[in-house]
This is a predicted structure of a 71-nucleotide RNA (transfer RNA) from uncultured Butyricicoccus sp.
Rfam family: tRNA.
Model confidence (mean pLDDT): 81 of 100.
The organism belongs to Butyricicoccus, within Bacteria.

RNA sequence: GGUACCAUAGCCAAGCGGUAAGGCGUGGGACUGCAACUCCCUGAUCCUCAGUUCGAUUCUGAGUGGUACCU
Numbered sequence: 001g002g003u004a005c006c007a008u009a010g011c012c013a014a015g016c017g018g019u020a021a022g023g024c025g026u027g028g029g030a031c032u033g034c035a036a037c038u039c040c041c042u043g044a045u046c047c048u049c050a051g052u053u054c055g056a057u058u059c060u061g062a063g064u065g066g067u068a069c070c071u
Stems, first nucleotide, its partner, number of pairs: 001070007010024003018054001027041004047063005
């Protein structure tokens, strides 16, 4: 220098045009004599900017960061 892929909550991770699942953890509550276990509740500017669209996490362009391969 070229090509490909990835960026979603504190962590892992699904979704890929129609108001973002789940798990772990945090916090609150129930249970208990106190705990533990268990159960219930609890949270997201979807990397940034622009474009397309009635509507964008999703499509397009640019940028940033990361990974792999080639040279």